[in-house]
RNA sequence: CCGUGCUCCACGGGGACAUUGCGGAUCUCUCGACCCGAACGCACAGCGGGGUGCAGAGCCUGCCGUGAGGCUUGUAUGAAUACGGCGGACUUUAAACAUAUCGUUGAUAGUAAUUGUAGUUAUGGCGCAGCCCAUCGAACCGUGUCAGGGCGGGAACGCAGCAGCACUAAGGUGUAAGCUGCGGGUGUAAUUAUAAUUAAAGUAGAUAUAUUUAAAGAAAACUUUAUUUAUAUUUGUCGAUAGGCAGAGGCACGG
Numbered sequence: 001c002c003g004u005g006c007u008c009c010a011c012g013g014g015g016a017c018a019u020u021g022c023g024g025a026u027c028u029c030u031c032g033a034c035c036c037g038a039a040c041g042c043a044c045a046g047c048g049g050g051g052u053g054c055a056g057a058g059c060c061u062g063c064c065g066u067g068a069g070g071c072u073u074g075u076a077u078g079a080a081u082a083c084g085g086c087g088g089a090c091u092u093u094a095a096a097c098a099u100a101u102c103g104u105u106g107a108u109a110g111u112a113a114u115u116g117u118a119g120u121u122a123u124g125g126c127g128c129a130g131c132c133c134a135u136c137g138a139a140c141c142g143u144g145u146c147a148g149g150g151c152g153g154g155a156a157c158g159c160a161g162c163a164g165c166a167c168u169a170a171g172g173u174g175u176a177a178g179c180u181g182c183g184g185g186u187g188u189a190a191u192u193a194u195a196a197u198u199a200a201a202g203u204a205g206a207u208a209u210a211u212u213u214a215a216a217g218a219a220a221a222c223u224u225u226a227u228u229u230a231u232a233u234u235u236g237u238c239g240a241u242a243g244g245c246a247g248a249g250g251c252a253c254g255g
Base pairs, nucleotide, nucleotide: 001255002254003253004252005251006250009053010052011051012030013029014028015027016026020043021042022041023040034050035049036048037047060247061246062245063244064243069238070237071236074233075232076231077230078229079228080227081226082225084223085222090217091216092215093214094213095212096211098209099208100207101206102205111199112198113197114196115195116194117193118192119191120190121189122188123187124186126183127182128181129180130179131178133174134173135172136171142167143166144165145164150159151158152157
């Protein structure tokens, strides 16, 4: 100097969160960095097993440099939400006034009677359905009994079990009354509301529209503050990666 074989070592790192701290897990940024397992593990910091690369190296240490990205402080602008403030379109009631209409041939309100409409309750009737009643109703996938036949057994007997028969399920058919539920342009009664008519009584207003005033309620727009969030900037902090410099840099065998 060359070759071969081992080994140190490497086979990702960072941020947030969490922790006394480290790693895993969760979220995330990176340049792309082996497989499996445990579960929370460990205490100079991941653990166990396997695989690959491998020493003057691309490994290790330090420095420079770069700066993805994260967290954080402040400011500005914007968005969303919430309390509040301002506002007062609009609604209801009452009064005043103007116009129109009605009213002493009697207004509004009230009393009594009658009629109509609507609602509620109760009850009757009608219709539908269900229950009740009777009957039918299961090749096998219901029950009971199971001839024959089958299986086991030396036999006694036992086992499973088809047909048949009986009983029923789902379901079908029929029916007088009864019960229950539902329904209506069903009947009646009571009650409530409303409208009209009549009678008696009473005496002067009533209705509609517009405006104004008073009371109550109240939307939009605008806005303070708070919280969250986005963008820009700023404070501090952590920080991957490309690159550069320096240092250190194992063993065995053979030529």